[in-house]
Molecule: transfer RNA
Organism: Geminocystis sp. NIES-3709
RNA sequence: GCUACCUUAGCUCAAUUGGCAGAGCAAUUCAUUCGUAAUGAAUAGGUUACGAGUUCGACUCUCGUAGGUAGCU
Numbered sequence: 001g002c003u004a005c006c007u008u009a010g011c012u013c014a015a016u017u018g019g020c021a022g023a024g025c026a027a028u029u030c031a032u033u034c035g036u037a038a039u040g041a042a043u044a045g046g047u048u049a050c051g052a053g054u055u056c057g058a059c060u061c062u063c064g065u066a067g068g069u070a071g072c073u
Stems, first nucleotide, its partner, number of pairs: 001072007010025004019056001027043005049065005
């Protein structure tokens, strides 16, 4: 330099081939306990890496940028 793939909550990952963005763990609060752990309930947490385009509608399709992984040279 070229090619392919990946980027979604603090972490690990879903999201049915375009139609209301979710789960587990972690965090906070409450209950339970003499207290802690464990357990139960609830709450909060997202410019879906960034910028454009297509569309009535985009995590999803197209283009570009950035970062990462692998292969080739």